[in-house]
Molecule: RNase P RNA; transfer RNA
Organism: Thalassotalea sp. PS06
RNA sequence: CGAGUUGGCCAGACAAUCGCUGCUGUUUAAUUUCGGUUAAGCAGGGGAGGAAAGUCCGGGCUCCAAAGAGCAGGGUGCCAGAUAACGUCUGGGGGGCGCAAGCCUACGACAAGUGCAGCAGAGAGAAGACCGCCUAAGCCUUUUUCGGAAGGCCGGUAAGGGUGAAAGGGUGCGGUAAGAGCGCACCGGGCCGCUGGUAACAGUUGGCAGCAGGGUAAACUCCACCCGGAGCAAGACCAAAUAGGGUUCUACGAUUCUUAGGAAUUAACGCGUGGCUCGCGCGAGAACCGGGUAGGUUGCUUGAGCCUUAGAGCGAUUUAAGGCCUAGACGAAUGAUUGUCGCUCUUGAAAAAGAGAACAGAACCCGGCUUAUACGGCCAGCUCAAUAA
RNA sequence: UGGGGUAUAGCCAAGCGGUAAGGCAGCGGGUUUUGAUCCCGUCAUUCCGAGGUUCAAAUCCUCGUACCCCAGCCA
Numbered sequence: 001c002g003a004g005u006u007g008g009c010c011a012g013a014c015a016a017u018c019g020c021u022g023c024u025g026u027u028u029a030a031u032u033u034c035g036g037u038u039a040a041g042c043a044g045g046g047g048a049g050g051a052a053a054g055u056c057c058g059g060g061c062u063c064c065a066a067a068g069a070g071c072a073g074g075g076u077g078c079c080a081g082a083u084a085a086c087g088u089c090u091g092g093g094g095g096g097c098g099c100a101a102g103c104c105u106a107c108g109a110c111a112a113g114u115g116c117a118g119c120a121g122a123g124a125g126a127a128g129a130c131c132g133c134c135u136a137a138g139c140c141u142u143u144u145u146c147g148g149a150a151g152g153c154c155g156g157u158a159a160g161g162g163u164g165a166a167a168g169g170g171u172g173c174g175g176u177a178a179g180a181g182c183g184c185a186c187c188g189g190g191c192c193g194c195u196g197g198u199a200a201c202a203g204u205u206g207g208c209a210g211c212a213g214g215g216u217a218a219a220c221u222c223c224a225c226c227c228g229g230a231g232c233a234a235g236a237c238c239a240a241a242u243a244g245g246g247u248u249c250u251a252c253g254a255u256u257c258u259u260a261g262g263a264a265u266u267a268a269c270g271c272g273u274g275g276c277u278c279g280c281g282c283g284a285g286a287a288c289c290g291g292g293u294a295g296g297u298u299g300c301u302u303g304a305g306c307c308u309u310a311g312a313g314c315g316a317u318u319u320a321a322g323g324c325c326u327a328g329a330c331g332a333a334u335g336a337u338u339g340u341c342g343c344u345c346u347u348g349a350a351a352a353a354g355a356g357a358a359c360a361g362a363a364c365c366c367g368g369c370u371u372a373u374a375c376g377g378c379c380a381g382c383u384c385a386a387u388a389a
Numbered sequence: 390u391g392g393g394g395u396a397u398a399g400c401c402a403a404g405c406g407g408u409a410a411g412g413c414a415g416c417g418g419g420u421u422u423u424g425a426u427c428c429c430g431u432c433a434u435u436c437c438g439a440g441g442u443u444c445a446a447a448u449c450c451u452c453g454u455a456c457c458c459c460a461g462c463c464a
Stems, first nucleotide, its partner, number of pairs: 002384009012341007020047002023044009049359001053370002056368005061231004068278004073227005078092005093107001094105004108222002113220002115216002130161002132157003138153006169187006188211001190208003193204004235298004245289006253266005269283004291463002305324008343356005390460007399413003407444001415431005437453005
């Protein structure tokens, strides 16, 4: 210098002017139950993201019982760890790709059972004789140099061809009529044991049996583990309003006590955030028609928070100390203009001129995943090749 | 914010592992003096997009895109 690979950073900077929206302080006015509230003004200070997005997972928080049992249903799926938790992340194992750095991997079980495989093909599952190969044994015919030869029947054969995505270990030698793990050697695979490793798994010049039965579980299923439901339109408080309505349906039973209002126990039924049964709690509940309201406060932003340093760990992460406060709106603010500079492109010899700058926008809050994205730019590690020393 | 669903020819749509039915419209031909009707033929290399599982995907899985529907409180 070329090719490649991995990780990380930056989402233009500054100033002025005019606005928008919260907060704090303050002035004036109105009102007051003397706490405040409302309106206007002034000053100070804050005001989108790396994905705020998709809403695909997980958790916090809130209500339902402080969430309980079983079934159903759903999810995850090599091993170990991290974590509040996860389908995320880290490290490792197996497999695949690459010369390498490195990358990808839904990767439990088809030897529990059931199912599926169109067309082609003889045969699609402990299968199969279409072509081919063989007539050793048995039977028949012809022929004969009487040794046999040819043909047929009954048959044998998974070596070879052919079909297909897929045809029941591979190579070689022996063996045979021809063949075949039929026998043997080597390779591969299986089971048991041993060794290493926390484990997944790896190794094995230990033993056993000729091989023990293809694919598919993002097919049903089995195994292991996890999951109660709903969501800030959760929930709490205040206020306003009315036709405080109507129709239909389910239940209003029994026993005991009583101061005669009721209370307790129990059955049934109904309801209690959407499946079923039980349990627990409550005593009224449900559907439809009609009507009203469309307000305020809170939840609300101090949080598994951010930054720096030090320690533990290969790492994800975690511990300790110090520092910091960083949007909180609801018809939903976070903007516009101008100037200077930086970047990219075009024109130009130069000076300079012109143009451009993405994806997208908080809505209870976090951890992830996925997707979109630049005028694009920068930094670091590693690999390969070539050249030079 | 939560839940549910749809996407297949120009239009309406069936199919839900085995290689895209059907109707309307269009195009070509026939019938007719001509037109309509009627008859015959033809029209999807790509099933919203991308990736994966499988021998095989419109169909199963994952991610994305566009669109549609439902859900407030009082009583």